The RNA shown here (THF (Tetrahydrofolate) riboswitch aptamer) has 94 nucleotides and comes from Facklamia miroungae. Its Rfam family is "THF (Tetrahydrofolate) riboswitch aptamer". A reference for the family is Ames et al. (2010), "A eubacterial riboswitch class that senses the coenzyme tetrahydrofolate", Chem Biol. Its family is annotated with tetrahydrofolate metabolic process in the Gene Ontology. RNAcentral holds the sequence, with entries from Rfam. Its mean pLDDT, the model's own confidence on a scale to 100, is 75.
RNA sequence: AACAGAGUAUAAAAGGUGCGUAAAGUAUUUACAGAUGGGAAGUUGCUGUAAAACGAAAUGAACGGUCAUGCGAUGCCUUUUAUCUUCCGCUGUU
Numbered sequence: 001a002a003c004a005g006a007g008u009a010u011a012a013a014a015g016g017u018g019c020g021u022a023a024a025g026u027a028u029u030u031a032c033a034g035a036u037g038g039g040a041a042g043u044u045g046c047u048g049u050a051a052a053a054c055g056a057a058a059u060g061a062a063c064g065g066u067c068a069u070g071c072g073a074u075g076c077c078u079u080u081u082a083u084c085u086u087c088c089g090c091u092g093u094u
Stems, first nucleotide, its partner, number of pairs: 001094005010082009019072003028052007038088005058069004
């Protein structure tokens, strides 16, 4: 110097384990804030807070607010797969 590759946020699937079912969570909109391959800048996406709007599946045993089976765009963990743009950096080969 050339070529190739790895790595973020996050998403999906499977398994595990919880929460709710006396409705929290998820999902939508607006505002503000934050973190976003190792570094710098940045897009998409993500997270938090506030407000608004929307909104559900229970059944059986049982009377213990307990258990089981379900249900919820449900939380978390593990594994697998996928996975940023530009410049520099990193790894491998020549």